[in-house]
RNA sequence: GGGCGCAUAGCUCAGCUGGCUAGAGCGCUGCCGUCACAUGGCAGAGGUCACUGGUUCGAGUCCAGUUGCGCCCA
Repeated sequence: GGGCGCAUAGCUCAGCUGGCUAGAGCGCUGCCGUCACAUGGCAGAGGUCACUGGUUCGAGUCCAGUUGCGCCCA
């Protein structure tokens, strides 16, 4: 230098073909419970969907570029 893949909650990820308010598990906070903790139950907080632009009535999802990470080729 060329090619491919990935980027969504603190962590691990789902979201297949564009459609209402973006989800799960773990973790975190509060409550119940316990002598206290753990297990368990209930409730809750937490996201500019990497960034910029485009297409569209509508984008996490499609397109282009940028950045970062990984793999392959030279």